[in-house]
Context: one part of a larger RNA
RNA sequence: CUGGGGGUAAAGGGUACGUAGGCGGUGAAUCGGGUUGAAAGUUAAAGUCGUGAAAAACUGGCAGAAUGCUCUUGAAACCAAUUCACUUGAGUGAGACAGAGGAGAGUGGAAGUUCGUGAGGAGGGGUGAAAUUUGAAGAUCCACAAAGGAAUGCCAAAAGUGAAGGCAGCUCUCUGAGUCCCUACCAAUGCUGGGGUGUGAAAGCAUGGGGAGCGAACAUGAUUAGAUACCCUGAUAGUCAAUGCCUUAAACGAUGAGUGUUCGCCCUUGGUCUACGCGGAUCAGGAUCCCAGCUAAUGCAUGAAACACUCCGCCUGGAGAGUAUGGUAGUAAGACCAAAACUC
Repeated sequence: CUGGGGGUAAAGGGUACGUAGGCGGUGAAUCGGGUUGAAAGUUAAAGUCGUGAAAAACUGGCAGAAUGCUCUUGAAACCAAUUCACUUGAGUGAGACAGAGGAGAGUGGAAGUUCGUGAGGAGGGGUGAAAUUUGAAGAUCCACAAAGGAAUGCCAAAAGUGAAGGCAGCUCUCUGAGUCCCUACCAAUGCUGGGGUGUGAAAGCAUGGGGAGCGAACAUGAUUAGAUACCCUGAUAGUCAAUGCCUUAAACGAUGAGUGUUCGCCCUUGGUCUACGCGGAUCAGGAUCCCAGCUAAUGCAUGAAACACUCCGCCUGGAGAGUAUGGUAGUAAGACCAAAACUC
RNA backbone atom coordinates (compact mmCIF):
# COMPACT_ATOMS: atom_id res chain seq x y z
C1' C A 1 0.00 0.00 0.00
C1' U A 2 -4.01 -3.13 1.09
C1' G A 3 -7.44 -4.85 4.48
C1' G A 4 -10.01 -1.96 8.26
C1' G A 5 -11.75 2.31 10.53
C1' G A 6 -13.23 7.65 12.81
C1' G A 7 -19.75 9.99 19.24
C1' U A 8 -16.51 8.11 23.80
C1' A A 9 -10.43 3.67 22.07
C1' A A 10 -5.75 6.93 16.87
C1' A A 11 -8.93 9.59 13.43
C1' G A 12 -14.55 14.85 10.73
C1' G A 13 -11.28 20.08 8.33
C1' G A 14 -14.21 25.88 13.05
C1' U A 15 -17.61 27.07 9.05
C1' A A 16 -19.56 28.24 4.25
C1' C A 17 -19.04 29.62 -1.08
C1' G A 18 -16.71 27.83 -5.16
C1' U A 19 -12.45 26.51 -9.68
C1' A A 20 -10.29 21.94 -11.62
C1' G A 21 -11.67 16.98 -10.84
C1' G A 22 -15.06 12.87 -9.36
C1' C A 23 -20.16 11.35 -9.41
C1' G A 24 -25.04 12.21 -11.38
C1' G A 25 -33.10 11.99 -13.14
C1' U A 26 -36.80 9.81 -17.04
C1' G A 27 -38.22 8.38 -22.43
C1' A A 28 -36.88 7.93 -27.53
C1' A A 29 -33.64 8.16 -31.97
C1' U A 30 -28.67 8.18 -34.08
C1' C A 31 -23.58 6.68 -33.59
C1' G A 32 -20.30 2.60 -32.71
C1' G A 33 -15.07 5.55 -29.34
C1' G A 34 -15.16 2.29 -24.70
C1' U A 35 -17.64 -2.71 -24.10
C1' U A 36 -18.73 -7.56 -26.20
C1' G A 37 -19.34 -12.35 -29.92
C1' A A 38 -16.93 -14.73 -34.11
C1' A A 39 -13.04 -15.46 -37.90
C1' A A 40 -8.18 -14.55 -39.83
C1' G A 41 -3.20 -12.81 -39.39
C1' U A 42 1.07 -12.07 -36.31
C1' U A 43 4.13 -14.48 -32.32
C1' A A 44 11.96 -13.50 -36.75
C1' A A 45 16.65 -15.89 -35.76
C1' A A 46 19.43 -17.75 -31.79
C1' G A 47 18.29 -19.89 -27.06
C1' U A 48 15.16 -23.13 -23.70
C1' C A 49 11.83 -27.64 -23.08
C1' G A 50 10.12 -31.95 -25.82
C1' U A 51 11.37 -35.30 -29.85
C1' G A 52 15.23 -37.72 -32.69
C1' A A 53 17.70 -41.50 -28.77
C1' A A 54 19.54 -46.82 -24.88
C1' A A 55 23.94 -43.17 -25.85
C1' A A 56 28.35 -37.70 -25.28
C1' A A 57 30.08 -33.78 -28.47
C1' C A 58 28.22 -32.00 -32.95
C1' U A 59 24.94 -31.17 -37.52
C1' G A 60 20.13 -30.68 -39.84
C1' G A 61 14.75 -30.67 -39.26
C1' C A 62 9.63 -30.64 -36.84
C1' A A 63 5.54 -29.59 -33.19
C1' G A 64 2.83 -27.07 -29.20
C1' A A 65 0.46 -22.86 -25.13
C1' A A 66 -1.19 -18.18 -22.91
C1' U A 67 -1.58 -12.99 -23.09
C1' G A 68 -1.26 -9.03 -26.34
C1' C A 69 -1.56 -6.46 -30.97
C1' U A 70 -3.44 -5.83 -36.16
C1' C A 71 -7.32 -6.53 -39.65
C1' U A 72 -12.33 -8.22 -41.07
C1' U A 73 -17.39 -8.99 -39.73
C1' G A 74 -21.56 -8.81 -36.11
C1' A A 75 -24.45 -6.95 -31.37
C1' A A 76 -26.25 -2.26 -29.16
C1' A A 77 -27.93 -3.40 -22.88
C1' C A 78 -24.41 -0.28 -20.20
C1' C A 79 -20.47 4.04 -20.32
C1' A A 80 -19.18 8.18 -23.69
C1' A A 81 -20.97 11.38 -27.81
C1' U A 82 -25.01 13.89 -30.89
C1' U A 83 -30.22 15.17 -31.46
C1' C A 84 -35.37 15.52 -29.83
C1' A A 85 -38.67 15.29 -25.81
C1' C A 86 -40.40 14.80 -20.35
C1' U A 87 -41.00 16.52 -15.02
C1' U A 88 -40.48 13.92 -10.09
C1' G A 89 -34.34 16.52 -8.64
C1' A A 90 -32.64 21.99 -8.76
C1' G A 91 -34.64 26.83 -9.58
C1' U A 92 -38.17 31.21 -10.71
C1' G A 93 -42.94 33.73 -10.05
C1' A A 94 -47.96 34.59 -7.32
C1' G A 95 -50.36 34.42 -2.17
C1' A A 96 -49.56 34.00 3.05
C1' C A 97 -46.37 33.47 7.64
C1' A A 98 -42.85 33.29 11.85
C1' G A 99 -38.22 34.91 13.82
C1' A A 100 -32.70 37.77 19.87
C1' G A 101 -30.71 36.70 11.30
C1' G A 102 -27.27 41.11 9.84
C1' A A 103 -25.80 46.64 9.43
C1' G A 104 -26.72 51.79 10.81
C1' A A 105 -29.28 55.70 13.59
C1' G A 106 -32.24 57.27 17.65
C1' U A 107 -34.21 56.51 22.46
C1' G A 108 -36.26 54.32 27.65
C1' G A 109 -36.29 52.57 32.59
C1' A A 110 -34.00 49.81 36.82
C1' A A 111 -29.38 49.32 39.32
C1' G A 112 -24.39 50.74 40.69
C1' U A 113 -20.52 54.72 41.06
C1' U A 114 -19.17 59.87 41.44
C1' C A 115 -20.51 64.89 42.47
C1' G A 116 -23.85 68.91 44.63
C1' U A 117 -27.64 70.53 48.27
C1' G A 118 -30.60 69.47 52.60
C1' A A 119 -31.38 66.53 56.95
C1' G A 120 -28.73 63.78 60.74
C1' G A 121 -24.73 62.79 64.48
C1' A A 122 -20.94 57.90 65.29
C1' G A 123 -19.82 54.67 63.43
C1' G A 124 -19.50 52.33 58.43
C1' G A 125 -17.32 48.41 55.62
C1' G A 126 -15.53 43.49 55.55
C1' U A 127 -14.90 38.18 57.43
C1' G A 128 -14.97 31.70 59.63
C1' A A 129 -12.84 35.43 62.89
C1' A A 130 -10.16 39.74 61.85
C1' A A 131 -7.20 43.48 59.88
C1' U A 132 -5.68 46.65 55.91
C1' U A 133 -9.59 50.48 54.64
C1' U A 134 -13.37 54.75 55.39
C1' G A 135 -15.46 58.49 58.99
C1' A A 136 -16.28 64.96 63.71
C1' A A 137 -12.20 68.20 57.54
C1' G A 138 -19.32 64.97 59.34
C1' A A 139 -18.99 58.99 56.72
C1' U A 140 -22.81 54.88 56.49
C1' C A 141 -28.18 55.73 56.29
C1' C A 142 -32.55 59.14 54.15
C1' A A 143 -34.53 62.82 50.44
C1' C A 144 -33.90 65.77 46.00
C1' A A 145 -31.10 67.27 41.69
C1' A A 146 -27.03 66.28 38.19
C1' A A 147 -23.02 63.67 35.40
C1' G A 148 -21.12 59.58 32.88
C1' G A 149 -20.42 54.45 31.34
C1' A A 150 -21.80 49.52 30.69
C1' A A 151 -25.50 45.73 30.67
C1' U A 152 -30.56 45.05 29.01
C1' G A 153 -34.76 42.37 34.83
C1' C A 154 -39.79 40.19 34.20
C1' C A 155 -41.59 38.18 29.31
C1' A A 156 -38.05 33.39 28.75
C1' A A 157 -39.14 28.20 27.04
C1' A A 158 -36.13 21.19 26.03
C1' A A 159 -38.65 28.17 22.50
C1' G A 160 -36.84 31.10 17.95
C1' U A 161 -32.99 32.33 14.36
C1' G A 162 -28.18 31.91 11.70
C1' A A 163 -23.35 28.16 7.52
C1' A A 164 -20.60 28.28 11.84
C1' G A 165 -18.71 31.81 15.40
C1' G A 166 -23.02 33.80 17.41
C1' C A 167 -27.66 36.75 18.23
C1' A A 168 -32.15 39.49 23.52
C1' G A 169 -34.89 46.76 26.37
C1' C A 170 -37.86 49.76 22.64
C1' U A 171 -38.46 52.46 17.78
C1' C A 172 -37.07 53.68 12.72
C1' U A 173 -34.21 52.94 7.98
C1' C A 174 -31.55 49.50 4.78
C1' U A 175 -30.90 44.25 4.02
C1' G A 176 -29.93 38.42 3.79
C1' A A 177 -32.08 33.72 4.42
C1' G A 178 -36.26 30.34 5.53
C1' U A 179 -41.24 27.70 5.87
C1' C A 180 -46.18 26.70 4.03
C1' C A 181 -49.58 26.80 0.02
C1' C A 182 -51.73 26.39 -4.67
C1' U A 183 -51.21 26.65 -9.44
C1' A A 184 -48.05 28.85 -13.58
C1' C A 185 -43.04 28.96 -15.72
C1' C A 186 -37.99 26.82 -16.76
C1' A A 187 -36.23 22.07 -18.36
C1' A A 188 -31.18 18.36 -15.24
C1' U A 189 -29.57 24.07 -14.93
C1' G A 190 -27.69 18.87 -9.79
C1' C A 191 -24.29 16.83 -5.48
C1' U A 192 -19.43 17.06 -3.60
C1' G A 193 -15.20 19.81 -3.82
C1' G A 194 -7.89 19.19 -3.97
C1' G A 195 -5.89 24.13 -4.52
C1' G A 196 -8.53 29.16 -3.78
C1' U A 197 -11.80 32.96 -1.44
C1' G A 198 -14.98 34.85 2.43
C1' U A 199 -16.34 34.50 7.49
C1' G A 200 -14.64 33.10 12.24
C1' A A 201 -15.90 33.45 20.44
C1' A A 202 -12.55 35.05 23.96
C1' A A 203 -7.77 36.71 24.74
C1' G A 204 -3.94 39.58 22.33
C1' C A 205 -1.70 43.69 19.00
C1' A A 206 -1.68 48.96 16.47
C1' U A 207 -3.81 54.24 16.41
C1' G A 208 -6.24 58.04 18.71
C1' G A 209 -10.86 58.00 21.97
C1' G A 210 -13.91 56.30 26.23
C1' G A 211 -13.67 54.45 31.18
C1' A A 212 -19.47 53.49 35.71
C1' G A 213 -18.94 48.56 37.39
C1' C A 214 -15.91 44.33 37.12
C1' G A 215 -10.90 43.24 37.07
C1' A A 216 -5.19 39.67 34.99
C1' A A 217 -0.61 42.23 36.72
C1' C A 218 0.64 44.93 41.07
C1' A A 219 0.35 46.85 46.38
C1' U A 220 -1.59 45.82 51.19
C1' G A 221 -4.33 42.95 55.17
C1' A A 222 -5.23 38.01 56.79
C1' U A 223 -4.57 32.52 56.81
C1' U A 224 -0.32 29.30 57.13
C1' A A 225 5.45 25.87 59.08
C1' G A 226 5.73 28.77 54.47
C1' A A 227 1.25 31.12 51.14
C1' U A 228 4.63 34.52 45.26
C1' A A 229 -2.70 31.07 46.38
C1' C A 230 -7.75 30.32 48.05
C1' C A 231 -10.53 35.02 51.71
C1' C A 232 -10.41 40.73 52.31
C1' U A 233 -9.21 46.12 50.95
C1' G A 234 -7.51 48.87 46.86
C1' A A 235 -6.15 48.97 41.79
C1' U A 236 -3.41 49.23 36.17
C1' A A 237 -3.96 46.99 31.43
C1' G A 238 -8.32 45.00 29.62
C1' U A 239 -13.52 44.80 29.26
C1' C A 240 -16.80 49.56 25.62
C1' A A 241 -17.08 52.31 20.53
C1' A A 242 -14.26 53.20 15.65
C1' U A 243 -10.64 51.48 12.03
C1' G A 244 -6.99 47.75 10.83
C1' C A 245 -4.57 43.14 12.24
C1' C A 246 -4.36 38.26 14.68
C1' U A 247 -7.19 33.20 12.91
C1' U A 248 -7.02 30.13 17.53
C1' A A 249 -10.92 27.17 21.43
C1' A A 250 -13.70 21.05 24.97
C1' A A 251 -14.65 26.40 17.47
C1' C A 252 -18.57 19.91 20.81
C1' G A 253 -23.72 16.88 18.74
C1' A A 254 -16.25 15.40 20.79
C1' U A 255 -20.96 12.70 15.26
C1' G A 256 -18.20 16.09 7.30
C1' A A 257 -21.72 17.43 3.16
C1' G A 258 -25.69 15.49 -0.04
C1' U A 259 -29.56 11.88 -1.63
C1' G A 260 -32.87 7.71 -1.03
C1' U A 261 -35.33 3.63 2.09
C1' U A 262 -37.00 2.01 7.01
C1' C A 263 -42.25 -0.25 13.77
C1' G A 264 -44.52 3.13 16.87
C1' C A 265 -45.93 6.54 21.27
C1' C A 266 -45.80 11.45 23.11
C1' C A 267 -44.63 16.93 23.81
C1' U A 268 -43.58 21.40 21.21
C1' U A 269 -42.50 25.90 17.23
C1' G A 270 -44.31 27.86 12.23
C1' G A 271 -47.70 26.97 8.17
C1' U A 272 -51.84 24.40 5.26
C1' C A 273 -56.46 21.36 4.94
C1' U A 274 -60.61 19.46 7.63
C1' A A 275 -63.84 19.21 11.93
C1' C A 276 -65.37 22.84 15.24
C1' G A 277 -67.17 20.82 21.87
C1' C A 278 -62.01 17.82 21.82
C1' G A 279 -59.86 16.31 17.62
C1' G A 280 -57.91 14.40 12.77
C1' A A 281 -54.59 14.78 8.34
C1' U A 282 -50.09 16.76 6.14
C1' C A 283 -45.31 19.56 5.38
C1' A A 284 -40.85 22.13 7.62
C1' G A 285 -38.06 22.48 12.35
C1' G A 286 -36.99 21.48 18.02
C1' A A 287 -37.14 17.64 22.36
C1' U A 288 -38.35 12.80 25.30
C1' C A 289 -39.17 7.42 25.03
C1' C A 290 -38.98 3.00 22.09
C1' C A 291 -39.21 -1.89 17.87
C1' A A 292 -36.12 -3.96 14.18
C1' G A 293 -31.15 -3.17 13.09
C1' C A 294 -26.33 -1.63 14.68
C1' U A 295 -22.54 -1.26 18.68
C1' A A 296 -16.69 -3.68 22.50
C1' A A 297 -19.95 -1.67 25.77
C1' U A 298 -22.25 2.76 26.86
C1' G A 299 -25.83 3.80 23.90
C1' C A 300 -27.90 5.45 18.72
C1' A A 301 -32.58 4.49 16.92
C1' U A 302 -37.04 8.60 10.48
C1' G A 303 -32.64 14.90 12.89
C1' A A 304 -29.32 7.06 13.14
C1' A A 305 -24.25 5.67 15.52
C1' A A 306 -29.85 1.33 10.89
C1' C A 307 -29.83 -0.09 5.35
C1' A A 308 -27.31 1.85 0.74
C1' C A 309 -24.88 5.27 -2.84
C1' U A 310 -21.63 9.84 -4.35
C1' C A 311 -17.66 13.26 -3.15
C1' C A 312 -14.07 15.51 0.26
C1' G A 313 -10.91 15.71 4.70
C1' C A 314 -8.56 12.34 8.35
C1' C A 315 -6.27 7.67 11.31
C1' U A 316 -2.28 3.47 11.46
C1' G A 317 1.47 1.50 19.03
C1' G A 318 3.37 4.88 23.33
C1' A A 319 6.83 8.69 24.30
C1' G A 320 10.03 12.06 21.63
C1' A A 321 6.10 16.05 19.43
C1' G A 322 2.07 19.15 17.29
C1' U A 323 8.42 19.68 18.96
C1' A A 324 13.21 20.63 15.73
C1' U A 325 14.74 22.29 10.94
C1' G A 326 13.05 24.74 6.64
C1' G A 327 9.18 27.55 4.40
C1' U A 328 4.54 30.81 4.21
C1' A A 329 1.69 34.85 6.10
C1' G A 330 2.01 38.19 10.95
C1' U A 331 4.28 44.61 14.16
C1' A A 332 4.59 40.98 17.81
C1' A A 333 2.43 37.18 20.56
C1' G A 334 1.92 33.22 18.37
C1' A A 335 -0.31 30.52 13.81
C1' C A 336 -0.11 27.00 9.51
C1' C A 337 2.61 23.03 6.83
C1' A A 338 5.61 19.21 9.63
C1' A A 339 9.91 15.12 10.67
C1' A A 340 13.95 12.14 12.64
C1' A A 341 17.49 10.10 16.06
C1' C A 342 17.22 7.89 20.80
C1' U A 343 13.82 4.87 23.71
C1' C A 344 9.76 1.35 25.68